[in-house]
Molecule: transfer RNA
Organism: Candidatus Iainarchaeales archaeon
RNA sequence: GCGACUAUAGUGUAGUGGUAGCAUAAAAGCUUCCCAAGCUUUUGACUCGGGUUCGAAUCCCGAUAGUCGCA
Numbered sequence: 001g002c003g004a005c006u007a008u009a010g011u012g013u014a015g016u017g018g019u020a021g022c023a024u025a026a027a028a029g030c031u032u033c034c035c036a037a038g039c040u041u042u043u044g045a046c047u048c049g050g051g052u053u054c055g056a057a058u059c060c061c062g063a064u065a066g067u068c069g070c071a
Stems, first nucleotide, its partner, number of pairs: 001070007010024004018054001025043006047063005
C1' cells in the first nucleotide's frame, strides 16, 4: 500500500427497515439473627459524518479504531 472482518449499557452478547433485548453490573426494597444465595423494581448503550427511505443499529458511501491475511 491492497483486501477481509469487527465496532450495541461498566462488561459480555442478540437484534436481515417499524417499541433497542438478554445476561452481568450498580442502586433501592423483600427475605435472613448476620452474610451469601434467591425474588421484585429502577438506572445505564447502537464509533463518527453524509446519503437513501414515511421510517436506518440494520441498506449505500466515506472516516476513525481494532483484528487477520497478502505485498